[in-house]
Context: one part of a larger RNA
Molecule: small-subunit ribosomal RNA, 5' domain
Organism: Cohnella ginsengisoli
RNA sequence: GGACGAACGCUGGCGGCGUGCCUAAUACAUGCAAGUCGAGCGGAUCUCUGAUGGAGCUUGCUCCUGAUGAGGUUAGCGGCGGACGGGUGAGUAACACGUAGGCAACCUGCCCCAAAGACCGGGAUAACAUUCGGAAACGAAUGCUAAGACCGGAUAGGCAACUGGGUCGCAUGACCGGGUUGAGAAACACGGUGCAAGCUGUGGCUUUGGGAUGGGCCUGCGGCGCAUUAGCUAGUUGGUGGGGUAACGGCUCACCAAGGCGACGAUGCGUAGCCGACCUGAGAGGGUGAACGGCCACACUGGGACUGAGACACGGCCCAGACUCCUACGGGAGGCAGCAGUAGGGAAUCUUCCACAAUGGGCGCAAGCCUGAUGGAGCAACGCCGCGUGAGUGAGGAAGGCUUUCGGGUCGUAAAGCUCUGUUGCCAGGGAAGAAUAAGGAUGUGUUAACUGCACAUUCGAUGACGGUACCUGAGAAGAAAGCCCCGGCUAACUACGUGCCAGCAGCCGCGGUAAUACGUAGGGGGCAAGCGUUGUCC
Numbered sequence: 001g002g003a004c005g006a007a008c009g010c011u012g013g014c015g016g017c018g019u020g021c022c023u024a025a026u027a028c029a030u031g032c033a034a035g036u037c038g039a040g041c042g043g044a045u046c047u048c049u050g051a052u053g054g055a056g057c058u059u060g061c062u063c064c065u066g067a068u069g070a071g072g073u074u075a076g077c078g079g080c081g082g083a084c085g086g087g088u089g090a091g092u093a094a095c096a097c098g099u100a101g102g103c104a105a106c107c108u109g110c111c112c113c114a115a116a117g118a119c120c121g122g123g124a125u126a127a128c129a130u131u132c133g134g135a136a137a138c139g140a141a142u143g144c145u146a147a148g149a150c151c152g153g154a155u156a157g158g159c160a161a162c163u164g165g166g167u168c169g170c171a172u173g174a175c176c177g178g179g180u181u182g183a184g185a186a187a188c189a190c191g192g193u194g195c196a197a198g199c200u201g202u203g204g205c206u207u208u209g210g211g212a213u214g215g216g217c218c219u220g221c222g223g224c225g226c227a228u229u230a231g232c233u234a235g236u237u238g239g240u241g242g243g244g245u246a247a248c249g250g251c252u253c254a255c256c257a258a259g260g261c262g263a264c265g266a267u268g269c270g271u272a273g274c275c276g277a278c279c280u281g282a283g284a285g286g287g288u289g290a291a292c293g294g295c296c297a298c299a300c301u302g303g304g305a306c307u308g309a310g311a312c313a314c315g316g317c318c319c320a321g322a323c324u325c326c327u328a329c330g331g332g333a334g335g336c337a338g339c340a341g342u343a344g345g346g347a348a349u350c351u352u353c354c355a356c357a358a359u360g361g362g363c364g365c366a367a368g369c370c371u372g373a374u375g376g377a378g379c380a381a382c383g384c385c386g387c388g389u390g391a392g393u394g395a396g397g398a399a400g401g402c403u404u405u406c407g408g409g410u411c412g413u414a415a416a417g418c419u420c421u422g423u424u425g426c427c428a429g430g431g432a433a434g435a436a437u438a439a440g441g442a443u444g445u446g447u448u449a450a451c452u453g454c455a456c457a458u459u460c461g462a463u464g465a466c467g468g469u470a471c472c473u474g475a476g477a478a479g480a481a482a483g484c485c486c487c488g489g490c491u492a493a494c495u496a497c498g499u500g501c502c503a504g505c506a507g508c509c510g511c512g513g514u515a516a517u518a519c520g521u522a523g524g525g526g527g528c529a530a531g532c533g534u535u536g537u538c539c
Base pairs, nucleotide, nucleotide: 001539002538003537004536006535007534008533009532010531013387014386015385016384017383018382019380020379021345026343027342028341030340031339032338035080036079037078040077041076043074044073045072046071047070048069053064054063055062056061057060087298088297089296097222098221099220100219101218102217103216106215107214111211112210113209114208115207116206117205119153120152121151122150128143129142130141131140132139133138159182160181161180162179163178165176166175167174168173188203189202190201191200192199193198224270225269226268231261232260233259236258237257238256239255240254241253242252243251273295274294275293276292277288278287279286280285300321301320302319303318304317323334324333325332326331351377353376354375355374359373360371361370362369363368390420391419392418393417400411401410402409403408424480427474428473429472430471434466440460441459442458443457444456445455446454447453483528484527485526486525487524488509489508490507494523495522496521497520498519504511505510
């Protein structure tokens, strides 16, 4: 000198864009943060319709009942999603990360392409009803019922075992086609048309092959301190066999052998998430790993599995523990390192805000619903950038301050005065872009034997949190807007008074003991400026 997620002191006008618990991975009140589908299913319930039956009488009206149909809501069963998105950096010195490769040792829901199929049956169970237990959380028994829930059979070019053939590879082996045997799939829903059988469209379902995407595993190399850590190791190192996994493997187990690592630093201890990057530097290098992006790990602490394409699962389950809460003392409930917010800790870090309008995600045919992701607003000079606090003229060099050798000098064109301008702020008026390929309607083309539909094109077509914001125009008035640090040398900037080794200053050298440019105040000056200094850390 530069830099900062900064803090502290004094000061503080506006805007844009960013950033904002670095400490206690401490404890958490309250609200919200993951739902959705009725076009999978049976119910329940509400509204409209009002057949039938009944009653009243005024004999054609009123009331009750409520079949059928249409529409709405949704507790339960079922499907998909809760493995994404969001947070944090505790642990981890490790194939965790980075980079370059390998898998002839692997998986991959939704999505895309291709091929084939979807046949015949069955038994339950929630909801519901009744009864019962419990303070509650919740549970039990009996009875009824549905499905795209579950199960059996059929078929299947895929799979497994055995068998024999061909092509090829760096080894284990890989690929192709053949035979025998074995175990194995499925589900419908909503439309169009038709008297019906049926035909057909869309969405879904099953099997297989391929793709895409996402992951799993293995390896070379690379990135920390201590040798005042020198030896470490028993599933340890290897083999055979069994088990396990999507898959290789001591991953696990039985047996056998005695190996394996280490001064090229094993082991131990300490510290630490890693990287793209960021800061600095001419570079080499040094330091850092906030925000943004990638990967990893974690979710009160420890352990475990279940479900599933995917978890050993932040807002799922079970067990143990600590803590908090409820309790009728028998027993239960909870997990902000999601967004806000509270307490605590600390030098220190924000609103219990608005909206799904946009982008993206989940579910759904869709309408749509959900979304503290996200888009925005709020607070904070925390940072960077921009703008302003006026411009021109004005010498009687006014008054006043300071100083003086008492002549003067200086603040100083500075002020006043005169002439202008109107940024920003304040007030008023107008007022956005961000919004489109939505649904739906119309037309056309393609698909189809044809229709509905589907795909594409043209056209009509709703929707804005921010926000009456940005921006534009007008009014008014210099009116509302400057401080902080320093002035001995380094280092730009000097005098007066006070003080008298006192009070004090100080980054280093050093100032102060009676004329202190070094302390305090004043005048003047220098530097930077909505900031300026100090402290801390890095180069």